[in-house]
RNA sequence: GGGUCCGUAGCUUAGCCCGGGAAAGUACACGACUGAAGCUCGUGGUAUCAUGGGUUCAAAUCCCAUCGGGCCCA
Numbered sequence: 001g002g003g004u005c006c007g008u009a010g011c012u013u014a015g016c017c018c019g020g021g022a023a024a025g026u027a028c029a030c031g032a033c034u035g036a037a038g039c040u041c042g043u044g045g046u047a048u049c050a051u052g053g054g055u056u057c058a059a060a061u062c063c064c065a066u067c068g069g070g071c072c073c074a
Stems, first nucleotide, its partner, number of pairs: 001073007010026004020057001028044005050066005
């Protein structure tokens, strides 16, 4: 330098192909339970969906560029 895959909550990931409500587990906070804690149960907050631009009534999702990471080729 070329190709390819990935980037979504503190962490691990689903959702993307086929555009329309942003989710799960875990962690954290509070409450119930307990003599106290653990376990268990309930409730809750946390995301400019890597960045910018384009298409569209509407973009995490489609298109382009850039940034970062993994792998392969040279």
Background: A computed fold for a 74-nucleotide RNA from a Nanobdellota archaeon, annotated as transfer RNA. NCBI's taxonomy places the organism under Archaea, Nanobdellati, Nanobdellota. It matches the Rfam family "tRNA". Gene Ontology term of the family: triplet codon-amino acid adaptor activity. Rfam's curators write: Transfer RNA (tRNA) molecules are approximately 80 nucleotides in length. Model confidence (mean pLDDT): 81 of 100.